[in-house]
The RNA shown here (transfer RNA) has 72 nucleotides and comes from a bacterium. It was read from a public genome assembly. Rfam family: tRNA. Rfam describes the family as follows. Transfer RNA (tRNA) molecules are approximately 80 nucleotides in length. It is annotated as a transfer RNA.
RNA sequence: GCCUCCAUAGUUCAAUGGAUAGAACGUGAGAUUCCGGAUCUUAAGAUGAGGGUUCGAUUCCCCCUGGAGGCA
Numbered sequence: 001g002c003c004u005c006c007a008u009a010g011u012u013c014a015a016u017g018g019a020u021a022g023a024a025c026g027u028g029a030g031a032u033u034c035c036g037g038a039u040c041u042u043a044a045g046a047u048g049a050g051g052g053u054u055c056g057a058u059u060c061c062c063c064c065u066g067g068a069g070g071c072a
Base pairs, nucleotide, nucleotide: 001071002070003069004068005067006066007065010025011024012023013022018055027043028042029041030040031039048064050062051061052060
């Protein structure tokens, strides 16, 4: 330098054109307990940036950024 793949909650992963973007773990609050753990209830929390297509984009296209791999 070229090619391929990846980027969603604090973490690990779903959702592949349409619904309030969902789950587990974690975090906060409450219940329980003498206190803590465990358990139960509840809450907050995310689509890397910009543009395009579309009635509608996490999903499709372009570009940028970051990461992984391959070739030279």